[in-house]
This is a predicted structure of a 351-nucleotide part of an RNA (small-subunit ribosomal RNA, central domain) from an uncultured prokaryote. The coordinates come from a structure-prediction model, not an experiment, and the mean pLDDT is 86. Rfam family: Bacterial small subunit ribosomal RNA.
Context: one part of a larger RNA
RNA sequence: UUGGGCGUAAAGAGCUCGUAGGCGGUUCAACAAGUCGGUCGUGAAAGUUCAGGGCUCAACCCUGAAAUGUCGAUCGAUACUGUUGUGACUAGGAUACGGUAGAGGUGAGUGGAAUUCCGAGUGUAGCGGUGAAAUGCGUAGAUAUUCGGAGGAACACCAAUUGCGAAGGCAGCUCACUGGACCGCUAUCGACGCUGAGGAGCGAAAGCUAGGGGAGCAAACAGGAUUAGAUACCCUGGUAGUCCUAGCUGUAAACGAUGAGCACUAGAUUUUGUGGGUAUUGACCCCUGCAGAGUCGCAGCUAACGCAUUAAGUGCUCCGCCUGGGGAGUACGGUCGCAAGACUAAAACUC
Numbered sequence: 001u002u003g004g005g006c007g008u009a010a011a012g013a014g015c016u017c018g019u020a021g022g023c024g025g026u027u028c029a030a031c032a033a034g035u036c037g038g039u040c041g042u043g044a045a046a047g048u049u050c051a052g053g054g055c056u057c058a059a060c061c062c063u064g065a066a067a068u069g070u071c072g073a074u075c076g077a078u079a080c081u082g083u084u085g086u087g088a089c090u091a092g093g094a095u096a097c098g099g100u101a102g103a104g105g106u107g108a109g110u111g112g113a114a115u116u117c118c119g120a121g122u123g124u125a126g127c128g129g130u131g132a133a134a135u136g137c138g139u140a141g142a143u144a145u146u147c148g149g150a151g152g153a154a155c156a157c158c159a160a161u162u163g164c165g166a167a168g169g170c171a172g173c174u175c176a177c178u179g180g181a182c183c184g185c186u187a188u189c190g191a192c193g194c195u196g197a198g199g200a201g202c203g204a205a206a207g208c209u210a211g212g213g214g215a216g217c218a219a220a221c222a223g224g225a226u227u228a229g230a231u232a233c234c235c236u237g238g239u240a241g242u243c244c245u246a247g248c249u250g251u252a253a254a255c256g257a258u259g260a261g262c263a264c265u266a267g268a269u270u271u272u273g274u275g276g277g278u279a280u281u282g283a284c285c286c287c288u289g290c291a292g293a294g295u296c297g298c299a300g301c302u303a304a305c306g307c308a309u310u311a312a313g314u315g316c317u318c319c320g321c322c323u324g325g326g327g328a329g330u331a332c333g334g335u336c337g338c339a340a341g342a343c344u345a346a347a348a349c350u351c
Base pairs, nucleotide, nucleotide: 004322005321006320007305008304012319014202015201016200017199021195022194023193025089026088027087028085029084030083031082033081034080035077036076037075038074039073040072041071042069048066049065050064051063052062053061054060092192093189094188095187096186097184098183099182100181104178105177106176107175108174109173110172111155116150117149118148119147120146121145122144126137127136163170164169207248208247209246210245211244212243216242217241221237222236223235224234259318260317261316262315263314264313267296268295269294270293271292272291273290274289275288276287277286300307301306324351325350326349333344334343335342336341
C1' cells in the first nucleotide's frame, strides 16, 4: 500500500464555528479535460509466455511470434463526471410573515424557610456525640424555648421516566437585554448545500494570580476513639477552598464509553410542543400530520451482551482514530502556561 476495524475487546477529537480540500439536486445547450473506440508512432537487446530447433537428455543456447504503457500524435463517440452560460427549475438550503413552548444566556432587583452568630426574656443541670465511648460545650448559666438583630450561601413543595442548550451545563420570584428551536401558511431567493486538515471560540470540578466576602460544609492540620498498628473508616474541632469581580488554566468515567450529514427499512405503547378533522356549552374523548423525549419489539446486524425509524440495520459523502501486553501517554525536543502542568510523542529492554 491492499485490506480490516472503532457501544463493552486497541480505536469517535469534550463541543461548536469555519479556511483549504473532498463530495454534491432536476433540466437545456455548447465544449470534449477525465472516459470509450479506430489508425499511426514508440515501448532497445537480454529476460517472460507460446511454437519450433541445436548441444545424447536437461540446465543452457538459437529462430519466430506474442505479451508488456497513468506513453505520444491524429481521427471519432458524448451516456456518466467535468468546464462554460448576465441559461431554466424547485423537492435541499435560506429569508419574510403568523403563532407557540422552554431550569437557553447576561445583567439588575427582590422573597421566604433553615443553619450559625449576637442582644434580651423564661429556665436549670446537663448538652452533644457513638456500635459503645471519649475529646468538646455548660453553674462565668449551656442544651431547650420566646422575641429582636446581623451575615453568607443554597432555593423545599411545584418536579416528571418533563423541558432547554452544540457540549460543558441550566431550577425561588420579578424586570431589562438577548441566542436558538418547533408548528402553520403561502410568498421570496434559486443549489446559495454537506463535511471539514490546519485555525478560532466555548469548555464541569479542582488549581493559580489580584482584590473582596466568609453562614454552613470542609482537603491539610489538631485532639478523642477503634486497632497488633490506624499517618484511615467513626467522633469533636478546624484552615485553604467552596461564594463575588477581573484574568489564567484547558483537563474529566467531558459517557449514549456510540463523530457529523442525507436517504431508505414491520409495528405497539407512553409522553412534550404544535397543527388538521371530529365532537362539545366547555375542558376532555376519538382519528390524523410534523418536530422532540422514553419503553418494548420484527426483519436485519452482533463474538455475545444487546441495538433495532433517536440503529449498533441497509447505502452514500467527509473528518478523526486503532494495529499485542509492559516500558508509556513516559523520556528527549518543540509549542503553550505565573506555576501546577497541558498538547505533540518515541526507543532500548522485556514477556